[in-house]
Context: one part of a larger RNA
Parts: sequence; structure tokens; C1' cells
RNA sequence: GAACGCUUGGCGGCGCGCUUUACGCAUGCAAGUCGCACGGACCUUCGGGUUAGUGGCGGACGGCUGAGUAACGCGUAGGCAAUCUGCCCAGUGGUGGGGGACAACCUGCCGAAAGGCGGGCUAAUACCGCAUAAGUUCACCGGGUGAAGUUCCCGGUGAGGAAAGCAGUAAUGCGCCACUGGAGGAGCCUGCGUCCUAUCAGGUAGUUGGUGGGGUAACGGCCUACCAAGCCGAUGACGGGUAGCUGGUCUGAGAGGUCGACCAGCCAGAAGGGGACUGAGACACGGCCCCUACUUCUACGGGAGGCAGCAGCGAGGAAUCUUGGGCAAUGGGCGAAAGCCUGACCCAGCGACGCCGCGUGAGGGAAGAAGGCCUUCGGGUCGUAAACCUCUUUUGUGGGGGAAGAAGUUCUGACGGUACCCCACGAAUAAGCCACGGCUAACUACGUGCCAGCAGCCGCGGUAAUACGUAGGUGGCGAGCGUUGUCC
Repeated sequence: GAACGCUUGGCGGCGCGCUUUACGCAUGCAAGUCGCACGGACCUUCGGGUUAGUGGCGGACGGCUGAGUAACGCGUAGGCAAUCUGCCCAGUGGUGGGGGACAACCUGCCGAAAGGCGGGCUAAUACCGCAUAAGUUCACCGGGUGAAGUUCCCGGUGAGGAAAGCAGUAAUGCGCCACUGGAGGAGCCUGCGUCCUAUCAGGUAGUUGGUGGGGUAACGGCCUACCAAGCCGAUGACGGGUAGCUGGUCUGAGAGGUCGACCAGCCAGAAGGGGACUGAGACACGGCCCCUACUUCUACGGGAGGCAGCAGCGAGGAAUCUUGGGCAAUGGGCGAAAGCCUGACCCAGCGACGCCGCGUGAGGGAAGAAGGCCUUCGGGUCGUAAACCUCUUUUGUGGGGGAAGAAGUUCUGACGGUACCCCACGAAUAAGCCACGGCUAACUACGUGCCAGCAGCCGCGGUAAUACGUAGGUGGCGAGCGUUGUCC
């Protein structure tokens, strides 16, 4: 964040919309991009273009969900003399010389398929040696600052470790390697705070500490061997239950209580469980491997899959939407650029689900029509209400014009011929719901007869019922009204 009822419902703006089964999912889309890294293939107007593969960057962002978690998870304040950081910014130095492969491709073969195996050729910003090293890493030596130094800073000696090219006629541009600093990001540690239960009182064996070793970016019992016997606990350990946390929300004069939907920050998860690989970053929603459950294809040998992305379906439920449009804007990825991709996002659709605004007409009009209801039969009331006259046109319908949002002198708008403006027409298209015994604002008649029924509490109904049902009247609120649920 509602739901349900009504012989309820006109419009607009802004929001919000599976609270239940972290149940299962058909289909489409949601992460690609670079040919200015490379060899090939195809097309060509010979300028170039398209492209599977190798290679690079991105897929760790963005989006969803709240299962788990009572924890340094979150909040707040600090620490790292114990740390890492792709792209970006500032700066310093460099970019020398070689080598061997593997895809694609050709070829042979296996398989129903998914796919796989062998042989041969080849390029690179892919891979591997060599050279060089200002700085850097390690070892040793000397000095310094500091609360604290094997760990930081300065100096010396020795040892180790780099690189890639592409575009352009060129100028040059974009890159590549090493290092210093920054920005932003991340990791770790600590003080304090963080629900209920004692009908949970003792808990603990890597347990607590030490030494050696391993491991990590990094401290650490993180891991391991050995040694010691510690460590936590009524200031509530351990166990059980419940729960993502916060900024905040609701309420309240406040103190406090309640909640944590939307938006924002952090955390956690990706069918259930486990694991590592790659990488600056993951133990990785739309990557990989294994086990399990389930679904599915199969030629029975073996395969494929994961909507807690957007829409949509089934089921569950009182209950929650379109298998829409667009990359125009904002933002993101890649690219030198043109651009491509983007269910992030921007819009539109559906829902009175909420809040707000507007309308359903305005003025005049009788001692008061008809009709309804009541009546003491005189009348009273609905009631200026209606009719009728005059006026207006918000809204509506039709016609005409028509944006801002575009940043980037040109071009580029999904929304949208929308908003808005003008003209014409005509009161025209638009009112209900609940209540009327007291609490509590609003009363009569008839019907019924402890029946039928009402009811939040007190209580009404057994023959004159303001309490049931209907009617007239009245009160309240109004595109809503009433009921239920929940909090203060």
C1' cells in the first nucleotide's frame, strides 16, 4: 500500500497499485559494443560496406525481491603505523630486439540432437623468452619524524621485475609499460545504540591465549602443528520466538507509542545446497562446475532449463494493472566518430486505491400549481422547490490554431495534434450514499406483533414501536457514502 457493499459514479492534476505461495511458469523483450587491435569470408559504384571467429572493454552497473539475518547486519562516531582500487584527473620516466602457437579457414571422422575428436595453414593491442629500470619490490646498512616503527620518511649497496600498436600524406591523435599523487569506490577493526522470552541458567574444544608455519590486498584461531587452560555469563551468556536495518511514516501539545509500502542510503538473496574460475572488482539474477527437487527434448546412448528484470499466464487469496509507445529527454555500456544497445528511464493504458481541484448551473419566480405525505379536516409540509422568464457556458460536442520540454546557430519530440488559445451550439452530458431511541445532528404515518427483524454499547420487538420493514419528512457527507481490518 487496503478490502467489501450500493438497482453509486461526470472531469482533470499528482501519486500509488501481489501486504498472500522467496509457489510454478508458455511466449516476446530486458547487455552489449568495437572492423581505427587481427587474419579470413562475402558484397562493391573500387571510395568502401557487411560479417562468424581471435582480441579488447562492458556483462560486479543498472533492475527485482526481503527468504535468511538479533549480526560490527544496520545507525552513529572514530581507527587502519594492517589495506586494494579498472575507467577518470595531475605529474615523472619509458615504449629496444626476438620467438612459438591457437581459432576462424581447409580436411577426415563420431553423434538423433546438444555437441565433440583428429590432421594441416595463419594474424594480432592474444601468448612466451631476452635487453634496459628514473622510480618500484625484496634483503642489508645508516639517519629522521612520531604517542607508538622490522612495517612510515630520507640516503647508500646488492638482487628481482615492463611495454603494443593503430589511424593519418604529415602535423598529430588515440593507445601501451613502470612509478608518484588525487578523486571517487571498496575491504577490515573499534566505542556506543538496536524486539520478546528466565516456564531458556549455565555455555564453549579452534573453544581462549601463545609459538612456528600457511593464507589474504590486508590485521586476525582465517587455517594448520605444537604448547598452556583458558574464554563468556543475572549489567542475562547459551537456548527459543520474531524481524532485513536506517533516513523516515502515522499519531500525539510533548514525552512517548506504532510502522519501515512508495522515494533515498546500507545489507542480504537469485529454484534448494555447495564450490571455485576469470577479473581492478564476483564467489557473480539473465556466467561456469557438482549434488538435490521440479519441468522438458530424445533415435533411450544422452541433452536443455531457472521471471525475487518488463509485460503476461496458472495457482493461492478479501485483494493488486498493459503480453502498450519511444530512446525525444535524463542516465548507463561500447566506439576516434557516425552510431549501436538500454522493459534503466521517459511516456501512454487499466483501477475513485489515495490526496487535491472543478462541475452537475446562476438570477428572478405564488401567502404558494399539480402530486406525495401528515391532519384536530380548518389546514400543515415537501416549497422558490418545479413550471415559467432572463442570463451564463466551467464542463461537453463540433470546427480552427497549436506549444515549451532541444541541450547542439543546422537537424532531432515517444508523449501528441496532447496541454493551451479562439469560434459555434445548447441548461445542454453529469448525484448519490448513510443515518434519524440515548451516546449523536435529524420524526411522523402505516405494516408487523418476543414474529420478521435491528444492534458499536446500553438495549429495541409479546397490538397505537420516533429502535424492525416501507413511505413522507429531516440530518450528515458528497463523486462518493457506509462497513470491516490495523495503528496512535